[in-house]
Context: one part of a larger RNA
Molecule: large-subunit ribosomal RNA, domain IV
Organism: soil metagenome
RNA sequence: CGGUGGUUAAGGAACUCUGCAAAUUGACCCCGUAAGUUCGCGAUAAGGGGUGCCCUCGGGGUGCAAGCCUGGGGGCCACAGAAAAUCGGCUCUAGCAACUGUUUAUCAAAAACACAGGUCUCUGCGAACUCGUAAGAGGAUGUAUAGAGACUGACGCCUGCCCGGUGCCGGUAGGUUAAGGAAGAGGGUUAGCUCGCAAGGCGAAGCUCGCAACCGAAGCCCCGGUAAACGGCGGCCGUAACUAUGACGGUCCUAAGGUAGCGAAGUUCCUUGUCGGGUAAGUUCCGACCUGCAUGAAUGGCGUAAUGACUGGAGCACUGUCUCAACCACCGACCCG
Numbered sequence: 001c002g003g004u005g006g007u008u009a010a011g012g013a014a015c016u017c018u019g020c021a022a023a024u025u026g027a028c029c030c031c032g033u034a035a036g037u038u039c040g041c042g043a044u045a046a047g048g049g050g051u052g053c054c055c056u057c058g059g060g061g062u063g064c065a066a067g068c069c070u071g072g073g074g075g076c077c078a079c080a081g082a083a084a085a086u087c088g089g090c091u092c093u094a095g096c097a098a099c100u101g102u103u104u105a106u107c108a109a110a111a112a113c114a115c116a117g118g119u120c121u122c123u124g125c126g127a128a129c130u131c132g133u134a135a136g137a138g139g140a141u142g143u144a145u146a147g148a149g150a151c152u153g154a155c156g157c158c159u160g161c162c163c164g165g166u167g168c169c170g171g172u173a174g175g176u177u178a179a180g181g182a183a184g185a186g187g188g189u190u191a192g193c194u195c196g197c198a199a200g201g202c203g204a205a206g207c208u209c210g211c212a213a214c215c216g217a218a219g220c221c222c223c224g225g226u227a228a229a230c231g232g233c234g235g236c237c238g239u240a241a242c243u244a245u246g247a248c249g250g251u252c253c254u255a256a257g258g259u260a261g262c263g264a265a266g267u268u269c270c271u272u273g274u275c276g277g278g279u280a281a282g283u284u285c286c287g288a289c290c291u292g293c294a295u296g297a298a299u300g301g302c303g304u305a306a307u308g309a310c311u312g313g314a315g316c317a318c319u320g321u322c323u324c325a326a327c328c329a330c331c332g333a334c335c336c337g
Stems, first nucleotide, its partner, number of pairs: 001332008010323002014321001019318001027051005036041001038154001052076006059070004077081001089316007096308002101113002117152007129138003155303004160233003165230002167226005174221003180215002184211001186209004192202002195200001234252005261295001262292001273289005
């Protein structure tokens, strides 16, 4: 000097990112126990008191009995009677997630995942879907109160408008359209014909080469539907008898212009917004306001008792966290051998 324990005057979070760590609390019996609430909880809420040993008097329960459990009165000892060990600190207020669960074996346990519940879509059974080239298998020895896929995530109150784009579903008159079929025209070749002195010219059938009108399905175009499908949900100008504001009007654009809620939010840039509360003092916190840079309804919106080794803020208790350090024990380091 370090580690692990122990004690500490006065103060008591002044420490610090943060009461991290430590301390407090702790068992059993009795009393007592708030808001809130889904009436189950909250709750060991909180907050108090008692606890050893001896004598004595009972009543009751149980037991064949011994005994065990339990009540009243009196007394004795100690600093200390749950004498050691084991053994909840508590409260208030927000956020998130309903809950118990699950997870990054080896830096993340959470607000992430799951969940019961909700909704949509597909599937009529040799089901859909999945694995496999196939046979075959799972689904399921199940049958739509079943199975599969997707989203949301208890419960309560709710879930607005837009189908123009993309997707999906339905429709079929017309347009477009492949392979394939194919009338026809053309090229090559040449039996032959004819002209020509010759070179050459014409040229049936067959074979062959590449064209090709027309016929030709789904799809796409087209016509509808569908948002708890993917998604989206405006701007400018004017206006009320102080001012300010704008119920109201005008205009442009759009598929439709954000409804109910909530809102400086885990979302607010400006921003330590403004006001109120708490503090002597508060960039955090709580309650409001709304000017929402860039909230918003199953990519769910807003509430919510209970729950949480979750995340903020405040208080009581308690303390070597600190003012500010000291000492003790052990183990290292260090010195000598």